[in-house]
Context: one part of a larger RNA
Molecule: small-subunit ribosomal RNA, 3' major domain
Organism: uncultured bacterium
């Protein structure tokens, strides 16, 4: 100087407490361990691995396994020799395919020379192709403890340092401490310190209010027509869209405070003391993670650890764990009627009307390169009416049988969906444990990426309905500052 303490003081955080809803019990989905296997490819492993890399494993992907092939190679550049039948197209044999063998059509482009029947022959060179050979290619092979880059974590915690000066023999200290204050090393006052940098905050984006500009969305607001639909004429007032502005700064008033920083109450205001959310992550820590995104040193491999193909595997199943979904019901299930969103996506696409089918879906094709058309009546929870009456049930839907639909070369291993039948466990879950402080939790549906299809109940976004509680900081966990002890470095 740090680190540590079941030392002290001060202070924070959904850390506890106060509340609400879960997990742990059941069934299923997904991931992991383990076991199994020819292979079940590889990585990630307390918090910080385990719905993670994977925002899509039937083939492909694919790295794994079995079998069948290729060897200058699936891909790049160069050299030498030979050949010149370009490329390309169509066959045949063998084969699971890849490949191997073989037949036919086709007989390239440019420059220069010669011959000359001025558009053909021949020669040379170059480009291109093929064959043989050589350099080399290739490697998701190893090392993340050789590395770059990127990322997680402490932690959006308030810290981490420097220059000069001063103090100390020195390591080092001071500044960064003390009194207030703050979300904050935020600011104020004091002070052998005075200043400065990286962080904090602000500058950026979204959202909340509004005047302006603009009107192929919106409006009967105003007027007319009307097959009653903003459908038509007409108009940008409103809604909205999207551009540049305004607006919030403790600016104003009272109280407290050291006349400070600031705290507290009030006014005005759409919004008030950081308005809300996002992006943004200091010096460093964990030899944290990644050589399988990529890049890269070294090592290893080179008829194989490369490469092509067919089939299989990554989907196995006594079990254990993690994350979710659906439930156990009456604040509910079922049937009928009926109301209100936002974000997005669409030409290899989204697909209306109409029509067939109980349905998944089929036929059909208008419109749309999209504020115009479609997904999409754009929702569901909600509201109204009826029914069920406490039951393993009209709860619950696993499992299984049959019949279908769709995608795709192909749904056996191993896809999703529909109908009929079947109706399992489950009656609120032990010890323990998680999330959340407001438009949040809880609950309800909608869209998107990936994608032929889908194992999505995942992930990312969007809106609808919409709570309870916080006395307080003794305790648990993590963290910050000062101080103290130490046999630790």
């Nucleotide at each position: 100087u740090g680190g540590c303490g079941g030392g002290g003081g001060c202070c924070c955080g959904c850390a506890c407490a106060a509340g609400c809803g879960g997990u742990g019990g059941a069934g299923c989905a997904u991931g992991u361990g383990g076991u199994u296997u020819a292979a079940u490819u590889c990585g990630a492993u307390g918090c910080u691995a385990a719905g993670c890399g994977a925002a899509g494993a039937a083939c492909c992907u694919u790295a794994c396994c079995a079998g069948g092939g290729u060897u200058u190679g699936a891909c790049a550049u160069g050299c030498u020799a030979g050949u010149u039948a370009u490329a390309c197209c169509u066959g045949c044999g063998u084969g699971a395919a890849a490949g191997c063998g073989u037949a036919g059509g086709g007989u390239g482009u440019g420059u220069g020379g010669a011959g000359c029947u001025u558009g053909c022959u021949u020669c040379a060179c170059a480009c291109g192709g093929c064959u043989a050979g050589c350099a080399c290619a290739g490697g998701u092979g190893c090392u993340g403890c050789a590395u770059g880059g990127c990322u997680g974590u402490c932690g959006u915690c308030a810290g981490c340092u420097c220059g000069u000066g001063c103090c100390g023999u020195g390591a080092g200290g001071u500044g960064u401490c003390c009194g207030g204050u703050u979300a904050a090393g935020u600011c104020c006052g004091g002070u052998a310190a005075c200043g400065a940098g990286c962080g904090c905050a602000a500058c950026c984006c979204u959202u909340a209010u509004u005047g302006c500009u603009a009107g192929u969305u919106g409006c009967c607001a105003u007027c007319a027509c009307c097959u009653c639909g903003g459908g038509u004429g007409g108009g940008c007032a409103c809604u909205c869209u999207a551009g540049a502005g305004a607006g919030a700064c403790u600016g104003c008033c009272g109280g407290c405070g050291a006349c400070a920083a600031g705290c507290u109450g009030g006014a005005g205001g759409a919004a008030g003391g950081c308005g809300a959310g996002g992006a943004c992550g200091a010096c460093g820590u964990c030899a944290a993670g990644u050589c399988a995104u990529c890049a890269u040193g070294g090592c290893c491999u080179u008829u194989a650890u490369a490469u092509c193909c067919u089939g299989g595997g990554c989907u196995a199943c006594a079990c254990a764990c993690a994350u979710g979904c659906u439930a156990c019901a009456a604040u509910g299930g079922c049937g009928g009627a009926u109301a209100c969103a936002a974000u997005g996506g669409g030409u290899c696409g989204c697909a209306a009307a109409c029509u067939c089918g109980c349905g998944a879906g089929g036929g059909g094709a208008a419109g749309c390169u999209a504020a115009u058309c479609c997904c999409a009546u754009c929702a569901a929870a909600g509201u109204c009416c009826g029914u069920c009456u406490a039951a393993g049930u009209u709860c619950g839907g696993a499992u299984u049988g049959c019949a279908g639909g769709c995608u795709g070369c192909a749904a056996c291993u191993c896809g999703c969906c529909u109908g009929c039948a079947u109706g399992a466990a489950g009656c609120u879950g032990g010890a323990a444990u998680c999330g959340c402080u407001a438009g949040u939790a809880a609950u309800c549906g909608u869209g998107g990426a990936u994608c032929a299809g889908c194992u999505a109940c995942g992930c990312c976004a969007c809106g609808g309905u919409g709570a309870a509680u916080a006395c307080g900081u003794u305790c648990c966990c993590g963290g910050g500052c000062c101080u103290u002890g130490c046999a630790c470095a």